[in-house]
A computed fold for a 72-nucleotide RNA from Aphanocapsa lilacina HA4352-LM1, annotated as transfer RNA. Model confidence (mean pLDDT): 86 of 100. Rfam family: tRNA. Rfam classes the family as a transfer RNA.

RNA sequence: GGCACAGUAGCUCAGCGGUAGAGCUAGCGGUUCAUACCCGCUCGGUCGCGUGUUCAAAUCACGCCUGUGCCA
Repeated sequence: GGCACAGUAGCUCAGCGGUAGAGCUAGCGGUUCAUACCCGCUCGGUCGCGUGUUCAAAUCACGCCUGUGCCA
């Protein structure tokens, strides 16, 4: 340098045109003599960045950035 894959909550990931979600973590409550387990609730997001297509983009197109792998 070329190709492929990946980038979404603090972490691991789902969602692949039509309201952004789950588990874990964290906080609060229930339970318990108490802690843990368990149950419930809450907090938490520029969906890597920009431009475009569309009535509508996390999702499609193009460019860029970062990471991983392969090739040279």
The sequence was found in a public genome assembly.